[in-house]
RNA sequence: UCAAUCGAUAGAGGCGCAGUGUUCAAAAGUACGAUGCAUGAGGAAGGACAAUUCCGUUGAAUGCAUUCGAAAGGGGAGACUGCCGAAGUGAAUUGUGUAUUGUUCGCACAAAUUGCUGGUUUUGCAUUUAAGAAAUGUAAAAUUGUCAGAGCGCAUGUUCUGGAGAGCUAUCCAAAAA
Numbered sequence: 001u002c003a004a005u006c007g008a009u010a011g012a013g014g015c016g017c018a019g020u021g022u023u024c025a026a027a028a029g030u031a032c033g034a035u036g037c038a039u040g041a042g043g044a045a046g047g048a049c050a051a052u053u054c055c056g057u058u059g060a061a062u063g064c065a066u067u068c069g070a071a072a073g074g075g076g077a078g079a080c081u082g083c084c085g086a087a088g089u090g091a092a093u094u095g096u097g098u099a100u101u102g103u104u105c106g107c108a109c110a111a112a113u114u115g116c117u118g119g120u121u122u123u124g125c126a127u128u129u130a131a132g133a134a135a136u137g138u139a140a141a142a143u144u145g146u147c148a149g150a151g152c153g154c155a156u157g158u159u160c161u162g163g164a165g166a167g168c169u170a171u172c173c174a175a176a177a178a
Stems, first nucleotide, its partner, number of pairs: 001178001007172005014084001016083005022077003033067006042055003046105006087117005093111006118144011146163007
């Protein structure tokens, strides 16, 4: 000089990703409340069981009509912030919450572990969901970045095929052999 493995630092992709406010749609003319009518014994904010307390024939719960009329979870847009396995999603585990308390199921959130997905967009089907709003899974299509192989080209490049983010680019570190 060359330069493998491991490692460190920086960086790129683009309708790129997440978080926090704002705002908008939907939830919903729904829940709750008020009044009236019907009915008549139960009721107390996800279901079940148990306990305590309270409310209830001076009318519980329910139904109908009129009136008043939300919110949460989920989502869109844009701003700011942090980022480029960004992050999303599945599984089992643990913890917290679930409105008087306890147990259990369900649900929500969080943590670490693990499987899958390069990014985005579109279509069919399935699941979740109030809901294609959105997400995930699956089957395809398009586009984009990147690497590898092959072809063309003097060359910047370009065409085809294939791969996956445990990837790719740059720099540093740097063995053996020569």
The RNA shown here (Lysine riboswitch aptamer) has 178 nucleotides and comes from Solibacillus sp. R5-41. Of the family's consensus pairs, 98% are formed in the model. The sequence is in RNAcentral, with records from Rfam. The coordinates come from a structure-prediction model, not an experiment, and the mean pLDDT is 76.